[in-house]
Context: one part of a larger RNA
């Protein structure tokens, strides 16, 4: 000069992108960070329909029974009246009662409507635990170990590969058990015991067996297989078994990349072969037996100290130096072992055992893993918010609808870096007033200011207001970007230097003191070199210091 995950001092307006424990792989309080299928299953529980029995009830009324009012027609009573002396007669008058006819009230009642209520097959939907399936081997984190086929590269034969795509075939018939449930019991709790019932894409048998695998030269034999769901249906998702591809992973081998010789010998399953086991698969992977072998100054063995690379810094290159963010691989998930289950794991939010720690306990026994995202303490010179959304990408599960997701989009904090913008522009000399220096004329700060016009990035305020979402509906991020009006120079400069290296000089202070200081050196009374004014000088929302690399 150039660099950085940087810290430090002083100082700070704004925006876009990045970046943020480098130290204790120290310990974690508290949220979350892996679910998901009712279109595999059987319950259990809540709503809606839905009307199967019983029981209440009795609206209406068919039949039967009854026969009242009227109604005709007969009949002629009381009664008035008139004659008459009176029996009576004469007129009016029209009960009674009998005959036809009418059919009302009431009673009986088979069947039974609404309503009440008990019980409740069955269908629709939600929940919830449990069986069952796929995913929990991915994505997210650190960088401890690891010098080693770990990584890079370039190749290799002896392998496996869920879902996925293509292509053969199949998918019959039969049995079982156990959760949940119910019962008993036991423990504070964690959690278990025992009996009892029940399903299925759960488990187990026979059937078949093209194609697989074994035996065989061949013919031919031998061996192992399944499961349904949903739709009225058509069909669809699925299941076995098998051949191919794709994608992922395992093995093996050359080459390549660290320091130490003040580490020179190392090695006993060690090196081969035989013949087995074991694997998905080759091998001393492991065994038995045989044979001495294998490896080393071209650096073996031991020892340090390290995750590797694309790449980043720097540098005309060659090189050196670095491995944080991004992306590939790798290994690791308290320490330390192991297995299980699965297509894959010797498994970061599985099991089990051992340890050290932490925590609850009724002391008798339990529980815990932040190197996931926040976030605490702690170490430190230092490294953020216990935030918003799943709306976008993408992952799981689901036929879907949709559920989930601290991946991931996003916003908070921090001049950590880069970048881009401002903090005014134009006139303007009585060179104001003041500082400061002076040789006492006058220089200088200085067109700087004042003061006059102007401008409005920025900033305040009001006002609209996005893409992003392809495709009906959805936007966290947001009323955020951007956009229009309106107001005012309005809201916005520091840091380091001035002795050579090095751009930049005087005065006072000070007196080898105080103190500088990167080398070289400066201060002992005229210091351009401390310290403080004034002035220059660089950079500039930085600026210096320090640490590191080329």
């Nucleotide at each position: 000069g150039g660099a950085u995950g940087a810290a430090c001092g002083c100082u700070g307006g704004c925006g876009g992108c990045g970046u943020g424990c480098u130290u204790g792989a120290u310990a974690c309080a508290u949220g979350c960070a892996a679910g998901u299928c009712g279109a595999a299953c059987g319950g259990u529980u809540g709503a809606g329909c839905g009307g199967u029995g019983g029981g209440c009830g009795g609206a209406g009324g068919a039949c039967c029974u009854g026969g009242a009012a009227g109604a005709c027609g007969u009949g002629g009573a009381a009664u008035a009246u008139g004659a008459g002396a009176a029996a009576u007669c004469g007129u009016a008058g029209g009960a009674a009662g009998c005959g036809u006819u009418g059919g009302a009230a009431g009673g009986g009642g088979a069947a039974g409507a609404a309503g009440c209520u008990c019980u409740g097959a069955g269908c629709u939907u939600g929940a919830c635990a449990g069986u069952g399936g796929c995913g929990g081997a991915c994505g997210g984190g650190u960088g401890a170990g690891u010098a080693a086929c770990a990584c890079g590269u370039a190749g290799g034969a002896a392998u496996c590969u869920g879902c996925c795509c293509c292509g053969a075939g199949g998918u019959g018939g039969g049995g079982a058990a156990u959760a949940a449930c119910u019962g008993a019991c036991c423990g504070a709790a964690a959690g278990g015991u025992c009996a009892g019932c029940u399903a299925a894409u759960u488990c187990c048998g026979c059937a078949u067996a093209a194609g697989a695998u074994c035996c065989g030269u061949a013919a031919g034999g031998a061996u192992g297989a399944a499961a349904g769901g949903c739709g009225c249906g058509a069909g669809u998702c699925g299941c076995c078994u098998u051949g191919g591809g794709a994608u992922g992973a395992g093995c093996c081998u050359g080459c390549g990349g660290c320091c130490g010789a003040u580490u020179a010998g190392c090695u006993a399953g060690u090196u081969g072969g035989u013949g087995g086991g074991g694997u998905a698969a080759c091998g001393g992977c492991c065994c038995a037996c045989c044979a001495a072998g294998g490896c080393g100054a071209u650096g073996a063995u031991c020892g340090g100290u390290a995750g590797c690379u694309g790449a980043u810094c720097u540098g005309a290159g060659a090189g050196g130096a670095u491995g944080g963010u991004c992306a590939g691989c790798c290994a690791c998930a308290c320490u330390g072992g192991a297995a299980c289950u699965g297509a894959g794991a010797a498994a970061c939010g599985g099991u089990c055992c051992a340890g050290a720690c932490u925590c609850c306990u009724a002391c008798g026994g339990g529980a815990g893993g932040c190197a996931g995202c926040a976030g605490u303490a702690a170490g430190g010179g230092a490294u953020a918010u216990u935030g918003c959304a799943c709306a976008a990408u993408g992952g799981g599960c689901g036929a879907a609808a949709g559920c989930u997701u601290g991946a991931u989009g996003c916003a908070g904090c921090a001049a950590c870096g880069c970048c881009g913008c401002g903090u005014g522009c134009g006139c303007g000399a009585u060179g104001a007033a003041g500082g400061c220096c002076u040789u006492c004329g006058g220089g200088u700060c200085g067109u700087a200011a004042a003061g006059c016009g102007c401008u409005u990035u920025u900033c305040c305020a009001g006002g609209g207001g996005a893409a992003g979402a392809g495709g009906a509906a959805g936007g966290a991020c947001a009323g955020u970007a951007c956009c229009c009006u309106g107001g005012g120079a309005a809201u916005a400069a520091g840091u380091c230097u001035c002795g050579g290296c090095u751009a930049a000089c005087u005065a006072c202070g000070u007196g080898c003191c105080a103190g500088c200081a990167g080398c070289c050196g400066c201060g002992g009374u005229a210091a351009g070199a401390c310290g403080u004014a004034g002035g220059a000088g660089g950079c500039g929302a930085g600026c210096g210091u320090u640490a590191u690399c080329c």
Description
A computed fold for a 550-nucleotide part of an RNA from an uncultured bacterium, annotated as small-subunit ribosomal RNA, 5' domain. Its mean pLDDT, the model's own confidence on a scale to 100, is 85. RNAcentral holds the full RNA, with entries from SILVA.